[in-house]
């Protein structure tokens, strides 16, 4: 040089024949509970789905290029 994964919340990660509001666990906030904490419940904030373009009635999912990681080949 070339190939092949990944990339969604603060972290770990679902989420595929493209279709109604993009979630889960852990973390965090408030309240409930306690003499007060843990711990449990209940609520809640928090994402331009890695960038930018294209295809499409509709893209986190399909292509194209680029970035970043990380493996194999030279």
């Nucleotide at each position: 040089g070339g190939g092949c994964a990944a990339c969604u919340a603060g972290c770990u990660c679902a989420g595929u024949u493209g279709g109604u509001u993009a979630g889960a666990g852990c973390g965090c906030g408030a309240c409930a509970c306690u003499g007060a904490u843990a711990a449990u419940g209940u609520c809640g904030a928090g994402g331009u789905c890695g960038g930018a373009g294209g295809u499409c009635c509709g893209a986190c999912u399909c292509c194209u290029c680029c970035g970043u990681u990380g493996c194999c080949c030279a």
A computed fold for a 74-nucleotide RNA from a bacterium, annotated as transfer RNA.